[in-house]
Molecule: Bacterial RNase P class A
Organism: Burkholderiaceae bacterium
RNA sequence: AAAGUCCGCCGGACGAUCGCUGGCAGUCGCGUCGAGAAAUGCGCUGCGAGAGGUAACGUCCGGACUCCGCAGAGCAACGUAGCAGGUAACACCUGCCCGCCGUGAGGCGAGGAUUAGAGCAACAGAGACGAGUCGGCGAUCCGUUGGUAACAACGAGCGCCGGGUGAAACGGGCAAUCUCUACGUGGAGCAACACCGAAUAGGCGGCCGAUGAUCUGACUCGGGGAGGCCGCGGGUAGGUGGCUUGAGCUGGCGAGUGAUCGCCGGCCUAGAGGAAUGAUCGUCACGGCUCUCGCAAGAGUGCCGCACAGAAUCCGGCGUACAGGCGGACUUUGCCU
Numbered sequence: 001a002a003a004g005u006c007c008g009c010c011g012g013a014c015g016a017u018c019g020c021u022g023g024c025a026g027u028c029g030c031g032u033c034g035a036g037a038a039a040u041g042c043g044c045u046g047c048g049a050g051a052g053g054u055a056a057c058g059u060c061c062g063g064a065c066u067c068c069g070c071a072g073a074g075c076a077a078c079g080u081a082g083c084a085g086g087u088a089a090c091a092c093c094u095g096c097c098c099g100c101c102g103u104g105a106g107g108c109g110a111g112g113a114u115u116a117g118a119g120c121a122a123c124a125g126a127g128a129c130g131a132g133u134c135g136g137c138g139a140u141c142c143g144u145u146g147g148u149a150a151c152a153a154c155g156a157g158c159g160c161c162g163g164g165u166g167a168a169a170c171g172g173g174c175a176a177u178c179u180c181u182a183c184g185u186g187g188a189g190c191a192a193c194a195c196c197g198a199a200u201a202g203g204c205g206g207c208c209g210a211u212g213a214u215c216u217g218a219c220u221c222g223g224g225g226a227g228g229c230c231g232c233g234g235g236u237a238g239g240u241g242g243c244u245u246g247a248g249c250u251g252g253c254g255a256g257u258g259a260u261c262g263c264c265g266g267c268c269u270a271g272a273g274g275a276a277u278g279a280u281c282g283u284c285a286c287g288g289c290u291c292u293c294g295c296a297a298g299a300g301u302g303c304c305g306c307a308c309a310g311a312a313u314c315c316g317g318c319g320u321a322c323a324g325g326c327g328g329a330c331u332u333u334g335c336c337u
Stems, first nucleotide, its partner, number of pairs: 001333010012284007020050002023047004028043003052308001057319002060317005065189004077185005082096005097111001098109004112180002117178002119174002134162005140156001142155005193241004203232006215223002248267008286305004291300003
């Protein structure tokens, strides 16, 4: 210098104007309740907060939490699988072993069991998981035919050998086919679940009502003619909680090869609910291109671009997407000293 491997970090900044959702304060306005005050709701004003980079994504795995179910034991179904460790738990992570790939740094592994049983194997080949079969040889109280007989031919069964095909030919492979072994798993999920709870309709109970109720604004008269009133309870709409302090973040020290764990100090960091976290403009930064100046380094003008993606109960993983940029360790090859 070139080509790579692994790990880590960032992923726009500032300002102006107009907005949105919570919190706190003010108590200025309106409304409700109320004797009034206090309180509370809405508005207003001020202060402060308001998406990611281990992707807030997929919802694949594991848990916390909630409700329902559940005598005990077993079967089935599903999942996991070297050995040891870590963890709340896991199919995750770490270390080591083994196998495969790579010159190497490194990467990948669904890595228990095929003398319990079943199933499967393209092409080629006579034959492919079933046992036998193509050719040859040997032996036989075997059969048929021929022969007087010895015997010969063909066949049957037995044993041995051989070439060729193929990844593999009575010997192996595949368990990422069923199966066996060991271990694990009750179901549904925050739209869980708990509380408050209208209007209307319906239910139950009580009372009044053709001797005329309720209604007709009130009272009297008149009209009209069958329901009316009260209470209770369930459900719905709606509201509140669950809801964000947590296996939390961070600095230091210590234990451990490591994953990880312990101790001490500091910090509080969205909580919406048809769902806020935004929009516009300007300046700068970053990247690309054109042009100008310059020997060069570089400076300036203009244009374009600036990704993937949006919290929804929370957490640990895995997987996936990502414009552009930065840093560290290491490997191989070439060259120079």